[in-house]
RNA sequence: GAAGCUGGCCAGACAGUCGCUGCCCGCGCAAGCGGGGAGAGGAAAGUCCGGGCUCCGCAGAGCAGGAUGACGGCUAACGGCCGUACGCAGCAAGUCGCAAGACCCAAGGCGAGGAACAGGGCCACAGAGACGAGUAAACCGCCCCGUGCGGUGGACGUGAAACGCGGUAACCUCCAUCCGCAGCAAGACCAAAUAGGCCGGCGAUGGCGUGGCUCGCGCCGCCGGCGGGUAGGUUGCUUGAGCCCACGAGCAAUCGUGGGCCUAGAGGAAUGACUGUCACGUGCCGCGAGGCACGACAGAACCCGGCUUACCGGCCAGCUUCCCUG
Numbered sequence: 001g002a003a004g005c006u007g008g009c010c011a012g013a014c015a016g017u018c019g020c021u022g023c024c025c026g027c028g029c030a031a032g033c034g035g036g037g038a039g040a041g042g043a044a045a046g047u048c049c050g051g052g053c054u055c056c057g058c059a060g061a062g063c064a065g066g067a068u069g070a071c072g073g074c075u076a077a078c079g080g081c082c083g084u085a086c087g088c089a090g091c092a093a094g095u096c097g098c099a100a101g102a103c104c105c106a107a108g109g110c111g112a113g114g115a116a117c118a119g120g121g122c123c124a125c126a127g128a129g130a131c132g133a134g135u136a137a138a139c140c141g142c143c144c145c146g147u148g149c150g151g152u153g154g155a156c157g158u159g160a161a162a163c164g165c166g167g168u169a170a171c172c173u174c175c176a177u178c179c180g181c182a183g184c185a186a187g188a189c190c191a192a193a194u195a196g197g198c199c200g201g202c203g204a205u206g207g208c209g210u211g212g213c214u215c216g217c218g219c220c221g222c223c224g225g226c227g228g229g230u231a232g233g234u235u236g237c238u239u240g241a242g243c244c245c246a247c248g249a250g251c252a253a254u255c256g257u258g259g260g261c262c263u264a265g266a267g268g269a270a271u272g273a274c275u276g277u278c279a280c281g282u283g284c285c286g287c288g289a290g291g292c293a294c295g296a297c298a299g300a301a302c303c304c305g306g307c308u309u310a311c312c313g314g315c316c317a318g319c320u321u322c323c324c325u326g
Base pairs, nucleotide, nucleotide: 001322002321003320004319005318006317007316008315009314010313012278013277014276015275016274017273018272020039021038023036024035025034026033027032041297045308046307048306049305050304051303052302053183054182056180065179066178067177068176069175070084071083072082073081074080086111087110088109094103095102096101114174115173119172120171121168122167123166131164132163138152139151140150141149142148143146187235188234189233190232197226198225199224200223201222202221206220207219208218209217210216242261243260244259245258246257247256248255249254280295281294282293283292284291285290
């Protein structure tokens, strides 16, 4: 220097104008006015896995059910991540070859990968036979003497695998470990109107019922109080396993120490539009200077760690192989 691979970061920039949703300050009794500041992502997505948080449960044990599975480590936890070993596929380079191709395959990629003497099931086609046994030749025996029967025997061939304690657990199963259930529409607080409930008081001593009557009892009216629940409002709500930088431990994932920072919190749901300048990419036009058009995937909803999926492009670093120079 070239090629390949892996990882990280960014996701147009600046200025102006007009809007939208919260917050802070000042003025105002209030309505409101003025000023300041903030306002989507690397995946906010799928909701696949794991946790925090909250509710239920006298909170334990077991069954059932589900998940995971090399070894070691990281982590709050994981089915995630890191390291090592093993296995699989395989590009470049290399070797062989006229070629087709074969071998070997760096960095890198992929791997549901415990147990098949606990047991059951299954092993297509071909083959006598797929785990039960047993085909042909050859040999032996028997009789009803045949293309017979029984025994020994175990070739060739088939096939992914042929008797070997075969293979298969992505079939059941066994072993080890883990998992209670539901989810912010969780949950908590305040709390109308109307209807109903409970308690107290008042009242003609009225009406109705209590088989006809009296007493008694109950219901019907008005007023006040209490409690539950609904509408509505508040909260949960964003300071957190947080982000950035430096140093240190560790191969790494990760962890420790120190310093700095606050970075949406809406909720029928804001985060937008326009203009100008510049930059990049693509397309078209032009001999040219240049001009015109377009701009990836996508949109928070309690929060966090992962995985997966979508994506115009750009920048940086590391590793491997090859070439050149000293």
Molecule: Bacterial RNase P class A
Organism: Methylobacterium sp.